Molecule: Purine riboswitch aptamer
Organism: Oceanobacillus bengalensis
RNA sequence: AAAAAUAGAAUAGCUAUACCUUGUAUAAGUCCUGAGAAUAUGGCUUGGACGUUUCUACCAGCUACCUUAAAUAGCUGUCUACAAGGGGUGGGAAAUAGAUG
Numbered sequence: 001a002a003a004a005a006u007a008g009a010a011u012a013g014c015u016a017u018a019c020c021u022u023g024u025a026u027a028a029g030u031c032c033u034g035a036g037a038a039u040a041u042g043g044c045u046u047g048g049a050c051g052u053u054u055c056u057a058c059c060a061g062c063u064a065c066c067u068u069a070a071a072u073a074g075c076u077g078u079c080u081a082c083a084a085g086g087g088g089u090g091g092g093a094a095a096u097a098g099a100u101g
Stems, first nucleotide, its partner, number of pairs: 005100002014091004019086007026057001029050004034046003042066002051058001059077006
């Protein structure tokens, strides 16, 4: 110096998780001349169904409109489910470097 051997990283396939982006679903929607309620300081409460390879949810604000009646319309703004991508955080091999010898 080297070998067996001991011990053994960084890195790391993989995995979990929250965030961001994109896509799909659903139009934060429609129907039952459902039931009830309000009326320009108002426009709501509630039952059922449909809608999704789908759990949940199915509203809020503003504006318009309705000349006092029974009916709203438009605009703006999410959550949830699944898939993909992104950079983080945590967990996690073998082998190898170096070390001992």